[in-house]
The RNA shown here (Guanidine-I riboswitch aptamer) has 98 nucleotides and comes from Gracilibacillus halophilus YIM-C55.5. Lineage of the source: Bacteria > Bacillati > Bacilli > Bacillaceae > Gracilibacillus halophilus. The prediction has a mean pLDDT of 78. RNAcentral holds the sequence, with entries from Rfam and Ribocentre.

RNA sequence: UUCUAUGUUUUCUAGGGUUCCGCAAUAAUGGAUUGGUCUGGUCCAAGAGAAAACACGCAGUAUAUACUGUGACACGGAGGGACAAAAGCCUGGGAGAU
Numbered sequence: 001u002u003c004u005a006u007g008u009u010u011u012c013u014a015g016g017g018u019u020c021c022g023c024a025a026u027a028a029u030g031g032a033u034u035g036g037u038c039u040g041g042u043c044c045a046a047g048a049g050a051a052a053a054c055a056c057g058c059a060g061u062a063u064a065u066a067c068u069g070u071g072a073c074a075c076g077g078a079g080g081g082a083c084a085a086a087a088g089c090c091u092g093g094g095a096g097a098u
Stems, first nucleotide, its partner, number of pairs: 007054006015044002020041002022038001023035004056071007073093001075096001079091003
C1' cells in the first nucleotide's frame, strides 16, 4: 500500500416521529378543527445495543450423523432516500480517521 471475511430471521431496548387511537385546546350533543413545544398505546428502530432460533466456518469427542466449545474487534461525518413522519432506519463495518 492492497485484498478477503465478519450471516439471516424473530422478539425487544436506547432512540424516533405523528398516519391511527388516546390526551389537550377550541367551538361544541354525533362528530369536526388544531396541537408531537402531548406522558402515552399502535407504528419505525440499531453493523458499532440485548436475547433467542437457524445457517455457516474452525477445533474436539463419539461416530457417519449428533454433541460440546469457539467466531474476536468495531472511532465515524455531511449530503441524499422511504413510509404519515422522523430517527443510532437505508445509503453504510460506505467516504474519511486511527